[in-house]
RNA sequence: GCGGGUGUUGCAUAGUGGUAAUGCCCUUGCCUUCCAAGCAAGAGAUGCGAGUUCGAUUCUCGCCACCCGCUCCA
Numbered sequence: 001g002c003g004g005g006u007g008u009u010g011c012a013u014a015g016u017g018g019u020a021a022u023g024c025c026c027u028u029g030c031c032u033u034c035c036a037a038g039c040a041a042g043a044g045a046u047g048c049g050a051g052u053u054c055g056a057u058u059c060u061c062g063c064c065a066c067c068c069g070c071u072c073c074a
Stems, first nucleotide, its partner, number of pairs: 001070007010024004018054001026042005047063005
């Protein structure tokens, strides 16, 4: 330099053109003499920018980061 893939909450994953889900973690409450466990509720995310669309996390383009492969030079 070329090609391919992946970017979703603190962590690990799912998801679909129409309110973003699950588990763990965290907070509060219930329960308990207390803790743990259990139960209930809550907070927290679509890498950045542009385009298409009534509507984009999803489709398209560019950029960035990471991963894999190929090539050249040293």

This is a predicted structure of a 74-nucleotide RNA (transfer RNA) from a Vulcanimicrobiaceae bacterium.
Lineage of the source: Bacteria > Vulcanimicrobiota > Vulcanimicrobiia > Vulcanimicrobiales > Vulcanimicrobiaceae.
The prediction has a mean pLDDT of 80.
Its Rfam family is "tRNA". Rfam classes the family as a transfer RNA.